Model confidence (mean pLDDT): 86 of 100. A computed fold for a 683-nucleotide part of an RNA from a hot springs metagenome, annotated as large-subunit ribosomal RNA, domain II.
Context: one part of a larger RNA
RNA sequence: CCCGACGAGUUACUACGGGUCGCCUGCCUAAGCCAGGACCAGGCGGAGGCUGAGCGAACGCGAGUGUGCCAAGCGCGCACGUGGCUCGUAGUAGACCCGAAACCGUGUGAGCUACCCAUGGCCAGGCUGCAGCGGCCGUAACAGGCCGUGAAGGGCCGCACCGGUGUCUGUUGCAAAAGGCUCGGAGGAGCUGUGGGUAGGGGUGAAAUGCCAAACGAACACGGAGAUAGCUGGUUCUCCCCGAAAUGCAUUGCGGUGCAGCCGGCCACUGGUGGAUGGCGGGGGUAGAGCACUGUUGCGACGCGGGGGCUUCACCGCCUACCAACUCGCGGCAAACUGCGAAUACCGCCACCCGCGUGGACCGCGUGAGACGGCGCGUGCGAAUAUGCGUCGUCAAAAGGGCAACAACCCAGACCCGCCGCUAAGGUCCCCAAAUUGCGUCUGAGUAGGCAAGGAAGUGGCGCUGCCCAGACAACCAGGAGGUUGGCUUAGAAGCAGCCAUCCUUGAAAGAGUGCGUAAUAGCUCACUGGUCGAGGAGCGCCGCGCCGACAAUGUCACGGGGUUAAGGCGCGUACCGAAGCGCGGGAUCACCAGCGCUGCUGGUGGUGGUAGGGGAGCGUCGUCAGCGGGGUGAAGUCGGAGCGCAAGCCCCGGCGGACGGCUGACGAGUGCGAAUGUCGGG
Numbered sequence: 001c002c003c004g005a006c007g008a009g010u011u012a013c014u015a016c017g018g019g020u021c022g023c024c025u026g027c028c029u030a031a032g033c034c035a036g037g038a039c040c041a042g043g044c045g046g047a048g049g050c051u052g053a054g055c056g057a058a059c060g061c062g063a064g065u066g067u068g069c070c071a072a073g074c075g076c077g078c079a080c081g082u083g084g085c086u087c088g089u090a091g092u093a094g095a096c097c098c099g100a101a102a103c104c105g106u107g108u109g110a111g112c113u114a115c116c117c118a119u120g121g122c123c124a125g126g127c128u129g130c131a132g133c134g135g136c137c138g139u140a141a142c143a144g145g146c147c148g149u150g151a152a153g154g155g156c157c158g159c160a161c162c163g164g165u166g167u168c169u170g171u172u173g174c175a176a177a178a179g180g181c182u183c184g185g186a187g188g189a190g191c192u193g194u195g196g197g198u199a200g201g202g203g204u205g206a207a208a209u210g211c212c213a214a215a216c217g218a219a220c221a222c223g224g225a226g227a228u229a230g231c232u233g234g235u236u237c238u239c240c241c242c243g244a245a246a247u248g249c250a251u252u253g254c255g256g257u258g259c260a261g262c263c264g265g266c267c268a269c270u271g272g273u274g275g276a277u278g279g280c281g282g283g284g285g286u287a288g289a290g291c292a293c294u295g296u297u298g299c300g301a302c303g304c305g306g307g308g309g310c311u312u313c314a315c316c317g318c319c320u321a322c323c324a325a326c327u328c329g330c331g332g333c334a335a336a337c338u339g340c341g342a343a344u345a346c347c348g349c350c351a352c353c354c355g356c357g358u359g360g361a362c363c364g365c366g367u368g369a370g371a372c373g374g375c376g377c378g379u380g381c382g383a384a385u386a387u388g389c390g391u392c393g394u395c396a397a398a399a400g401g402g403c404a405a406c407a408a409c410c411c412a413g414a415c416c417c418g419c420c421g422c423u424a425a426g427g428u429c430c431c432c433a434a435a436u437u438g439c440g441u442c443u444g445a446g447u448a449g450g451c452a453a454g455g456a457a458g459u460g461g462c463g464c465u466g467c468c469c470a471g472a473c474a475a476c477c478a479g480g481a482g483g484u485u486g487g488c489u490u491a492g493a494a495g496c497a498g499c500c501a502u503c504c505u506u507g508a509a510a511g512a513g514u515g516c517g518u519a520a521u522a523g524c525u526c527a528c529u530g531g532u533c534g535a536g537g538a539g540c541g542c543c544g545c546g547c548c549g550a551c552a553a554u555g556u557c558a559c560g561g562g563g564u565u566a567a568g569g570c571g572c573g574u575a576c577c578g579a580a581g582c583g584c585g586g587g588a589u590c591a592c593c594a595g596c597g598c599u600g601c602u603g604g605u606g607g608u609g610g611u612a613g614g615g616g617a618g619c620g621u622c623g624u625c626a627g628c629g630g631g632g633u634g635a636a637g638u639c640g641g642a643g644c645g646c647a648a649g650c651c652c653c654g655g656c657g658g659a660c661g662g663c664u665g666a667c668g669a670g671u672g673c674g675a676a677u678g679u680c681g682g683g
Stems, first nucleotide, its partner, number of pairs: 001683006011093013026050003032044003054061002064076004096234002099231001103224006114198009123188001125157003128153001132149006161185003166181004200216001202212003209218001237618006247260005261367002263364003266360004272356004277351006288340001289338002294334008305323002307320004370395010400411003415587004420583003426577003429562003435574001437573006448564001454548002458545008467536001475532005481505003486500003511526001515524002588608009619672001621669008630660001637656005643650002
C1' cells in the first nucleotide's frame, strides 16, 4: 500500500410538535387485586392526571378581570378534549463513534539506579623523598648548613580495575548507547561482592529536575471510568422537490454559544399583497458649488499694536525695504465650514403591466472564518492577492463557451437523448471551426507582442506668428572701422578675470562686443552690411501613430506557437464560425390547470445546477407472525451469460455446489462502509 471481515444518532423516562387510531351522555388509569399451572392476554382498581374559565401580587370578582375616579382607554382572557402507537426535536442519562495531556483511590516496585548501614574482597611496577632521627660542620646557646637515614602525600608515571575526552565506524547496528584509535583516575572523597534500609508530592540526590526496573517537572498496575475534550478525525443504500449563511446584538466573548436575520416543512387566510415602469406628493444636506458663518490661505492697499534705530534718551517725539490686527481689492482651501444644492436612493398615494403572496411566540435546521471584481469611502505610501465599512455582481454552492493555461473577469445558469438548426462573449492565414472580406486612413517600430519621469528636425494632420522677386533662408566673396588700451580694479585687464557705465563719430554696415584664443597684446570668428544666387524660408503650439529611455540568472521565453508589413492600429460595412444559451424532434419527472371509460390515464402550461441543510418516495440485509409456494428430477451460496427497472436493485439460463430456501402482508432491528495515522486477519 492492497484485499476481506468488523466498525459510529441507540435505549429509558419526561416535554413540545406532526401523523394515525380509540373514546368524546369528557378522556386515561397507577400501584395493587381477581380466576388460572403459568408470562402474556382478559377483568377489576378513578388514588391521581389532563380538560371543562379567566383575570389579579393578593383580598377577590367572574365571560370577564386587572389598572383606574371612571360606564373611558389599555393589558390578559371569552370553540379547538383525552389516551395508545409511531415519527421529528429537546431535556436528563456516556447519549453518534474513536482520541487526550491529566485528577483521585488502593496497591506493586531500590534484583536497574541514588544515598545510607553491616560484613568481606581488590589495587603489577616504577618515580619523588615531608616530618622525625643520626653524623659532621656551625652558634655563647639557639638558629642554620651539608651528608645520610626515614618514610609522608585526596604527590608523579603507568597495568589490573573504575571511567568516558576527542574522533571515526555503526544508525532496518554486534548492540533500544556498541566497536576501533585516543584520553581521565588508578592508596583514595578509591573500586567491588554479599546481606540490609529509604517509596510516589514520597524517596535519594558532591544539584542535572538527575535517578527511583530501556521515555520521571512527579514511577508502575488496577480501579473511579464510557473522567472531561466549546478541539481534530470519521459517520455506511437510491431517486425526487426546495435550498442557505459567513450579518446584527450580547457573551471570561471573538475558530464556542443565545436571540434575531436568511433556508426547509406544515397549517390557515386571501381582491389583498410583491415587483418593474409611469405620474403625483414628501423629507434630506451627500456629489458639486460657495466663502456671509467657523477656521485656514497667496498678493496688494491702509496701517491699530509690537520689534528695531535716532533723540534734551524721563515724558513727548521722529524714522523704518521688520512682524502685523481691523477694514478694503483680487484669488484659493475644508470629513468634524454652509446664506446654496443635485443625480440616485428612500417613504406614501394612483394608474398600468407582470407576478403570487401573506400570516403563525408552529415544527426542523444549517450559518454566525467568507473571497475576489466594479463603484463610493476610512486606514496604509492615492503600496499590497493588505485591512475596515457601504452597495451591486460572481465564486462559495455553478458545470458549459471565451480570456494560451487561470474559483472570483466577459458570455451564459447543465432533467436525459440527437452524426439537426440559430446565436452570445470571442473570433474567421496554419496549428484551429469560420473572410487571406469590402471601403477609407495611420504605423515601418516586428511597434503590434511589458514599463515611467524625461528626451528627440521620426512621420501624418491642424492652427498661429513674423520674413520674402524692392530678392527672403542656406552657402560663397567682401566689409566688420574710429574716439579707445571706455572708467575702475589689477603685476597686467587692450571687446572677451571681475565691478560700473554702455556714449559719440564715419558710414551700406559694424556691440565700449557672440564664442575661441594671449601673461597682457596679437590672431580667428559672430552680431551687423554689401555682393553672387533666384523661391520659398524661419519660429511656436495642438492632435494621431511610432523612436530612445529598456540590465538577471538552465535555453529563444514580454504574440499560446508557427508565422504576419497586414495576419498590426483606427473608423465604417457585409458574411460566416462559435456554448450544456435559444430553437427543432423524442423521452423522464414535478407543480398547476382541464377532460375522462377517475388507486389512474390523456392533453396543455411552466419548472427540474447545487454545498451546509430541510422535506418526500423507495431499494436491499437479519429476524418474528400469518397465508401461499419451491427443493436430492438438486435449496442456499458462487462462477459465466441473457434480460428488466431512472436508481438502490431484481429476474432468467447454464456450470460448480449438496440441504435448505423464497414470495405476499404486517411487525421488529446489533440493517447497507472507501476513507476514522480505524480494529483484527491475509497478501
It matches the Rfam family "Bacterial large subunit ribosomal RNA". Gene Ontology terms of the family: ribosome and structural constituent of ribosome.